[in-house]
């Protein structure tokens, strides 16, 4: 003087005003209103994160489906442990990246089948349309066995890729709080009941009778609405904030003190400016992503000097 890991904080204090919620205000807080109850005051007290995000994983609750076994489809993949579980987390081993501290890994299998391997080369996987040498054949085509330049990551050869289909192993039922529970109107349709001194209805020309309209009376299912689910913030298109003031922290100017020939460097003082990402919506365990500034620890690294 650069850096690694790991962790922690993200303005503090007071004042005024304002939100959104519990409880109180003697059986007697005020105004409305038959009332149920709405609106509204005082007073106390609670009221965002460390990521409330993103919904990527696991899990709780719910409701739905469910004999059992296969398909199909997803999801994970050195190995060992932790966990309710997990794609988390810890340790290791390989591998690749840093002079290192250390930091990344979609790190099972290509001797089961397909498939692809850019450019460049004759030729990228069982091909020989390249070059030499030998043998066989030959009427014009060519085989076989040995070697070889160039080119390319890789080559005259059973190479390399599974962030390529697959194979292997394990594990996995759907949907979400707009889950999902309970009360539950008005109208309008429905089931059952009952009435006739009511009906220019149907069967039927007439009587009765059934039936159909018509009244009333019971019950049932949605529907709107309301509770609950739900929490010492809480849900309803959503409150959880705004201004002053001191003080803090970072940077600019400006003035002075100190060092220094100088650029500078420290200290005080004074103005200014900034003070981030971001906003619960059932709740938890994780991962990711985004953050102005600052703090702490390490017998961790490197470089310089003494």
């Nucleotide at each position: 003087g650069a850096g690694g890991c790991g962790g922690c904080c993200g303005g503090a204090c007071g004042g005024c005003c304002g939100c959104g919620g519990g409880c109180g205000c003697a059986g007697g807080g005020g105004c409305c209103g038959a009332a149920a109850g709405g609106c509204c005051g005082c007073g106390u007290c609670c009221g965002a994160g460390g990521a409330a995000a993103g919904u990527c994983c696991g899990a709780g609750c719910u409701c739905c489906a469910c004999a059992g076994a296969g398909c199909a489809g997803g999801c994970u993949a050195g190995c060992g442990g932790g966990u309710a579980a997990c794609a988390c987390c810890c340790g290791u081993c390989c591998g690749c990246c840093g002079u290192g501290a250390g930091g990344c890994g979609a790190g099972g299998a290509c001797c089961a089948g397909c498939g692809c391997c850019a450019c460049a080369g004759u030729g990228a996987c069982g091909a020989u349309g390249c070059c030499c040498g030998c043998c066989c054949g030959u009427u014009u085509g060519g085989g076989g066995c040995g070697g070889g330049a160039g080119u390319g990551a890789a080559a005259c050869g059973a190479g390399g890729c599974a962030a390529g289909c697959u194979c292997u192993a394990g594990c996995c039922g759907g949907a979400g709080c707009a889950a999902g529970a309970c009360c539950g109107a008005a109208u309008a349709g429905g089931a059952g009941g009952g009435c006739g001194a009511u009906g220019a209805g149907g069967c039927u020309g007439c009587u009765c009778g059934c039936u159909c309209a018509g009244c009333c009376c019971u019950c049932g299912g949605g529907u709107a609405g309301g509770u609950c689910g739900c929490g010492a913030a809480g849900a309803u298109g959503g409150a959880u904030g705004g201004c002053c003031g001191u003080c803090c922290g970072u940077g600019g100017g400006c003035c002075g003190g100190u060092g220094g020939c100088g650029a500078c460097a420290u200290c005080g003082g004074u103005c200014c400016a900034c003070g981030a990402c971001a906003g619960a919506a059932c709740u938890c365990g994780g991962c990711u992503u985004a953050c102005a500034g600052g703090c702490c620890g390490c017998a961790c690294u490197c470089c310089a000097g003494g």
RNAcentral holds the sequence, with entries from ENA. Bacterial RNase P class A from a Candidatus Zixiibacteriota bacterium, 306 nucleotides, folded computationally. The coordinates come from a structure-prediction model, not an experiment, and the mean pLDDT is 77. The gene name in the source record is rnpB.